[in-house]
Molecule: Bacterial RNase P class A
Organism: Deltaproteobacteria bacterium
RNA sequence: CGGGGUGGGCGCGUGAUCGCCGUUCCGUGUGACGGGACGGAGGAAAGUCCGAACUCCAGAGGGCAGGAUGGUUCGUAACGCGAACCGGGGGAGACCCCAGGGAAAGUGCCACAGAAAACAUACCGCCUCGUCCGGCUCCUGCCGGGCGCGGUAAGGGUGAAAAGGUGAGGUAAGAGCUCACCGCUUCGGCGGCGACGUCGAAGGCAGGGUAAACCCCAUCCGGAGCAAGAGCAAAUAGGGAAGCGUUUGAGGGUGGCCCGCCCGAUGCUUCCGGGUGGCUCGCUCGAGGCGCCGGGUGACCGGCGUCCUAGAGAAAUGAUCACGGCCCUGGCUGCGGCCAGGGUACAGAAUUCGGCUUAUAGCCCACCCCGAUCU
Numbered sequence: 001c002g003g004g005g006u007g008g009g010c011g012c013g014u015g016a017u018c019g020c021c022g023u024u025c026c027g028u029g030u031g032a033c034g035g036g037a038c039g040g041a042g043g044a045a046a047g048u049c050c051g052a053a054c055u056c057c058a059g060a061g062g063g064c065a066g067g068a069u070g071g072u073u074c075g076u077a078a079c080g081c082g083a084a085c086c087g088g089g090g091g092a093g094a095c096c097c098c099a100g101g102g103a104a105a106g107u108g109c110c111a112c113a114g115a116a117a118a119c120a121u122a123c124c125g126c127c128u129c130g131u132c133c134g135g136c137u138c139c140u141g142c143c144g145g146g147c148g149c150g151g152u153a154a155g156g157g158u159g160a161a162a163a164g165g166u167g168a169g170g171u172a173a174g175a176g177c178u179c180a181c182c183g184c185u186u187c188g189g190c191g192g193c194g195a196c197g198u199c200g201a202a203g204g205c206a207g208g209g210u211a212a213a214c215c216c217c218a219u220c221c222g223g224a225g226c227a228a229g230a231g232c233a234a235a236u237a238g239g240g241a242a243g244c245g246u247u248u249g250a251g252g253g254u255g256g257c258c259c260g261c262c263c264g265a266u267g268c269u270u271c272c273g274g275g276u277g278g279c280u281c282g283c284u285c286g287a288g289g290c291g292c293c294g295g296g297u298g299a300c301c302g303g304c305g306u307c308c309u310a311g312a313g314a315a316a317u318g319a320u321c322a323c324g325g326c327c328c329u330g331g332c333u334g335c336g337g338c339c340a341g342g343g344u345a346c347a348g349a350a351u352u353c354g355g356c357u358u359a360u361a362g363c364c365c366a367c368c369c370c371g372a373u374c375u
Base pairs, nucleotide, nucleotide: 001371002370003369004368005367006366007365008364009363010362012324013323014322015321016320017319018318020040021039022038023037024036025035026034027033042346046357047356049355050354051353052352053351054225055224056223057222061259062258063257064256066221067220068219069218070217071085072084073083074082075081086100087098088097089096090095101216102215106214107213108210109209110208123156124155125152126151127150129148130147131146132145133144134143135142136141164182165181166180167179168178169177183205184203185202186201187200188199189198190197191196229281230280231279232278239272240271241270242269243268244267251263252262253261288307289306290305291304292303293302294301295300325344326343327342328341329340330339331338332337
């Protein structure tokens, strides 16, 4: 200097004029209104995907069905999230990815190709024996071809995958048939909280894959949601009909079903019709922000100090002008830069918080890997 990897930050600025919302103070004062000060949309506010706080259902019991998660340990209020590590895979490397329990409980699927895709199978081959033909030969017999019984799965072919792999020995030809190494299973030693790793011994040892296929195993799961909910005010027609029932219990009790439990009598359910749909609260002080110190590999935890940073109500937080910043294009250049034009991302709170996912013009910082050159 170039290329790459990981983590973090910012994401237009300043001024003037006018306008909007909240809190507070002053003037006026029943008030309306006016003025001053302070504050006013994000890293994702988005998606509504998880988890909660909070509110309501009296409590939220047992079971079935259903759903979610899935290596280990830790963090957290909790999680399907995060951290570190283990195992597997990719990359030359920094680093990245994994829906990571079980195929020996069972069922299903593996197209095409191939002989055969799992209680497997022999297409081309290889070999022993028998037989026929031809050639050679003193004889025994040897070579080649065809057919048949039998043996074989090492070689070839097909495929994503084919009787664990490589090599040697052995065999009629072959095969864990035997041996060595690797793989696998079991046992033991050592290290680790653990998933696991490593070393040694014994055993020839299962003929595949797939569970984001059904399934099995382990763990977890009341429900609904701020349009939750609480209060005030007002109005109407405390209207009409039907059914069931009154302790032998109708009906109801916040995902489905069953059991249990509770409420329940001028009661309950269904249908038709009528009135209201206005105001206030919930509504912002929090598992809160920031700084420093300590502990921890880390996520994070603890201590001390400090700060209050939107609360609209059909939805406020804006508009205009000027100068500048950054980026792109063109021109000029004395190489310092100058001029002109254009652009300035994704996007807007609505109860709040912890995550995940998605979108993002452009700029900055730190560390790491590879390559080239110079010293």